[in-house]
Context: one part of a larger RNA
RNA sequence: GGACGAACGCUGGCGGCGUGCUUAACACAUGCAAGUCAGGGGGCUCGGGGCAACUCGGGUCACCGGCGAACGGGUGCGUAACACGUGAGCGACCUGCCCAGGGAUGGGGGAUAGCCGGCCCAACGGCCGGGUAAUACCGCAUACGUCCCGCGCUUGGAAGCGCGAGGAGAAAGCCCGCAAGGGCGUCCGUGGAGGGGCUCGCGGCCUAUCAGCUAGUUGGUGCGGUAACGGCGCACCAAGGCGAUGACGGGUAGCUGGUCUGAGAGGAUGGCCAGCCACAUUGGGACUGAGAGACGGCCCAGACUCCUACGGGAGGCAGCAGUGGGGAAUCUUGCGCAAUGGCCGACAGGCUGACGCAGCGACGCCGCGUGGAGGAUGACGGCCUUCGGGUUGUAAACUCCUGUUGCCCGGGACGAACGCCAUCUUUCGAGAUGGGUGACGGUACCGGGUGAGGAAGCACCGGCUAACUCUGUGCCAGCAGCCGCGGUAAUACAGAGGGUGCGAGCGUUGUCC
Numbered sequence: 001g002g003a004c005g006a007a008c009g010c011u012g013g014c015g016g017c018g019u020g021c022u023u024a025a026c027a028c029a030u031g032c033a034a035g036u037c038a039g040g041g042g043g044c045u046c047g048g049g050g051c052a053a054c055u056c057g058g059g060u061c062a063c064c065g066g067c068g069a070a071c072g073g074g075u076g077c078g079u080a081a082c083a084c085g086u087g088a089g090c091g092a093c094c095u096g097c098c099c100a101g102g103g104a105u106g107g108g109g110g111a112u113a114g115c116c117g118g119c120c121c122a123a124c125g126g127c128c129g130g131g132u133a134a135u136a137c138c139g140c141a142u143a144c145g146u147c148c149c150g151c152g153c154u155u156g157g158a159a160g161c162g163c164g165a166g167g168a169g170a171a172a173g174c175c176c177g178c179a180a181g182g183g184c185g186u187c188c189g190u191g192g193a194g195g196g197g198c199u200c201g202c203g204g205c206c207u208a209u210c211a212g213c214u215a216g217u218u219g220g221u222g223c224g225g226u227a228a229c230g231g232c233g234c235a236c237c238a239a240g241g242c243g244a245u246g247a248c249g250g251g252u253a254g255c256u257g258g259u260c261u262g263a264g265a266g267g268a269u270g271g272c273c274a275g276c277c278a279c280a281u282u283g284g285g286a287c288u289g290a291g292a293g294a295c296g297g298c299c300c301a302g303a304c305u306c307c308u309a310c311g312g313g314a315g316g317c318a319g320c321a322g323u324g325g326g327g328a329a330u331c332u333u334g335c336g337c338a339a340u341g342g343c344c345g346a347c348a349g350g351c352u353g354a355c356g357c358a359g360c361g362a363c364g365c366c367g368c369g370u371g372g373a374g375g376a377u378g379a380c381g382g383c384c385u386u387c388g389g390g391u392u393g394u395a396a397a398c399u400c401c402u403g404u405u406g407c408c409c410g411g412g413a414c415g416a417a418c419g420c421c422a423u424c425u426u427u428c429g430a431g432a433u434g435g436g437u438g439a440c441g442g443u444a445c446c447g448g449g450u451g452a453g454g455a456a457g458c459a460c461c462g463g464c465u466a467a468c469u470c471u472g473u474g475c476c477a478g479c480a481g482c483c484g485c486g487g488u489a490a491u492a493c494a495g496a497g498g499g500u501g502c503g504a505g506c507g508u509u510g511u512c513c
Base pairs, nucleotide, nucleotide: 001513002512003511004510006509007508008507009506010505013368014367015366016365017364018363019361020360021326026324027323028322030321031320032319035067036066037065039064040063042061043060044059045058046057047056048055049054074279075278076277084203085202086201087200088199089198090197093196094195095194098192099191100190102188103187104186105185106140108138109137115130116129117128118127119126120125146168147167148166149164150163151162152161153160173184174183175182176181205251206250207249212242213241214240217239218238219237220236221235222234223233224232254276255275256274257273258269259268260267261266281302282301283300284299285298304315305314306313307312332358334357335356336355340354341352342351343350344349371401372400373399374398381392382391383390384389405454406450407449408448409447410446411445415440420435421434422433423432424431425430457502458501459500460499461498462483463482464481468497469496470495471494472493478485479484
C1' cells in the first nucleotide's frame, strides 16, 4: 500500500447492487417449511328428480391405493480418506420418471382398512366380533423378445454372435363419447439420455521430541453375500503385506472452481455463489423403495425437555422467521406463489419459508447531494501581533440564479407470456384474433409545484509524513507505530486559532499478502 462475512470510537442526507452468528454441531416457546391424484369403497353435508325404496350432481373429511416424500433447503461435527481435484477403466454393475423401436393387456380367487357393534384407556392409543372395494394382494393361461440350461463360433477369459421337441416368469384398469373412436395408464423386453455404484494412475497440511507397523493381517482354494469386483464375510491352506520416496502414531483440517495479495514465482485463504463429500440431539440397527441405511420416517439404548389420572406417553430449528445463552459481533415471529423452478394431477388446479420481493444494519462496493455565479469600507467577531498590521477571507452579509435530492400534486410501467376463457382456422400437433392474469406497488420512471430552503464530519500537523502559532501545564498531568516528547518560553501533553489529508464517512484494533 492492498484486502475483510469484521468489531470499536466519533459522525451520519439519498439511491442502486451485494452482504449479514466467523463464538455454543448450546438449548429451544410459537407459527409455517411436502404434498397431491378422472385407482377404490365409505362418513357427513348441500342441491335436483321420485309417493317411496332410491337415484343424479356438488362440497368436505378421514381411510385403502399410486406417485412424491432419497429432490429442494441447512450446517461443517467428523474425515488426512479414492473424501476431493484431474485423467483413465468396469470383459465386474444398477437405474423410477423421460425419449425411440418391438410385443402383450385373456380368465379367476381370497382378504383387509374405512364403516357398524361391543370393550379397555387420563392421554397416546389398543382389543374382539361383523361386513366391504380397488390400478391393493394371490393363483391359472399365453410369451415376439428375456432369464436359466446345453451346444457351436469368437475372445486371454465368464463379454459378444448363433442354434434348440429343454426349463422359468407378465399385466389394471380409468375418463370422454349415443356410437365409431379417442385420451391417460398397465405388463414383458431392447436401445438411448440423464443419474448413480465400483476400481486405478497422478496431485494438494504439520510433526521423527511418533521408527518400526500388521492375525482378516498379505495371498490362495472353496462357499456365502452384493446390482456388481473384492477379506466384503466365513472355513481351510500358505506366511506373507507396509515402511526414511516417512509406514504406524500424534496434531490440525471438509475438498475444489475460486478469493486476497504479488511484476511474477510464490504466499495466504476456501465466507457469499457453483460442483463434490459428510452430518441431522448422542450412539447403534435395519425396513420400505428404482434410489436412503433416510433432517421435518421406523426400532433400540443414552443424555435432556414436556405431559400424566403414576399405569404410561410425547419431543428433536445444523429448514424460514423468532427466543434464551455464549460473544467484540451478525437481521423481520413480513408479503406473494405474479415470475423462475420443483412435486402431484388428463386438465383446471393444489402444495412449495425453494424462489421472487419487501424490512433492518454506512457491513462492503458504486453513484449523487449538502448549492452556483457575482460580491472589498477586505464588515463584525475570533486568533496572532514588532501595535504598523496580519490572518480567518469571497468566507459571511448582500444581489442574481439553479432545482439534483427532500417535500407536495398529477400521470404511471417493463417484468406477462404461456397455461386459462371466447370466436375463427386446422394437416388435430397446433395457429390467429380478442379478453384476462403482478407479491414487489401507486414502486421505479415521467410531468408540474415549492423553495437554498432539511443534509458534514473525522483524523492528523517533531522526523519518518502533507500541515504552526498562542495559552495552560512544569519528568506532573499526559503522548507514543519507531526514534522519542514533558523537570518554566513544549510546533511532540491539554485547549484555542490557523493549517493538512480524506469525506458520508474518518480513525483505531484484529487478520492475511

RNAcentral holds the full RNA, with entries from ENA, Greengenes and SILVA. Predicted 3D model of a 513-nucleotide part of an RNA (small-subunit ribosomal RNA, 5' domain) from an uncultured bacterium.